[in-house]
Molecule: transfer RNA
Organism: SAR116 cluster bacterium MED-G04
Formats: sequence, structure tokens, C1' cells
RNA sequence: GGUCCCGUAGCUCAUCAGGAUAGAGCGACAGAUUCCUAAUCUGUAGGUAGGGGGUUCGAGUCCCUCCGGGAUCA
Repeated sequence: GGUCCCGUAGCUCAUCAGGAUAGAGCGACAGAUUCCUAAUCUGUAGGUAGGGGGUUCGAGUCCCUCCGGGAUCA
């Protein structure tokens, strides 16, 4: 340098051919239970979906570009 893949909550990931308020597990916080802790149960908060632009009535999802990470070829 060429080709390809990935970037969504603190962490690991789903959402697969665009459609209404973007979810799960773990974690965090609060409560219940317990003499206390752990475990268990209930609830709550937390994301402008890597940045920017475009297409569209409508974009996490399609297109372009940039940034970061990875694989492979040279």
C1' cells in the first nucleotide's frame, strides 16, 4: 500500500434484507429477606448506536468520508 471485518449501556453482546418508546446478561444503586455478610427476589438509573455528511416520509440498519481496532495479501 491492496482487500475484508469490527466500533451499540461501565463490561460482553443482541437487534440479519429501514418502520412506532434501542434491548439482554453481568455490573452499579435502592429496597425486601438475614443477627451481619454472601446468595436469592423486586425495583431504579444508565446509550444523541465511533465523528461528520448524504439518501429516504423515516437510518443503529443503506451510501460516502474520516478516526480507532483487527485479519489477510504484498